The RNA shown here (Guanidine-I riboswitch aptamer) has 102 nucleotides and comes from uncultured Bradyrhizobium sp. Rfam family: Guanidine-I riboswitch aptamer. Rfam links the family to the GO term regulation of gene expression. Taxonomically the source falls in Bradyrhizobium (Bacteria, Pseudomonadati, Alphaproteobacteria, Nitrobacteraceae).
RNA sequence: GGCAGCUAGGGUUCCGAUUCCCCUUGGGAGUGCUGGUCCGAGAGUUGCCACCCGAGGAGCCGUAUCAGUCUCGGGUGCACGGCGGGAUAAAAGCCCGGGAGA
Numbered sequence: 001g002g003c004a005g006c007u008a009g010g011g012u013u014c015c016g017a018u019u020c021c022c023c024u025u026g027g028g029a030g031u032g033c034u035g036g037u038c039c040g041a042g043a044g045u046u047g048c049c050a051c052c053c054g055a056g057g058a059g060c061c062g063u064a065u066c067a068g069u070c071u072c073g074g075g076u077g078c079a080c081g082g083c084g085g086g087a088u089a090a091a092a093g094c095c096c097g098g099g100a101g102a
Stems, first nucleotide, its partner, number of pairs: 001049006009039002014036002016033001017031006051075007078098001080101001084096003
């Protein structure tokens, strides 16, 4: 650095709940409403992969070396952040964006 799972969080396409109406096996309109489906973190978390370092193994016509491969161990720092815009049904710590700024 990439991917996946989970969460903080998010709204309302579907389900459910609920209110009203109707031509009442049900249908229509409304309401984000404890929830299920759904979306979901650079600065949350977990795992896998990639990359870097070290050690060791196998393999090679022989030795050494290089490249590649396998196993094990280690590393991957720091991180405050608008306004505004975008997608989706709609919104959001999603994307613009580790942006503008600080």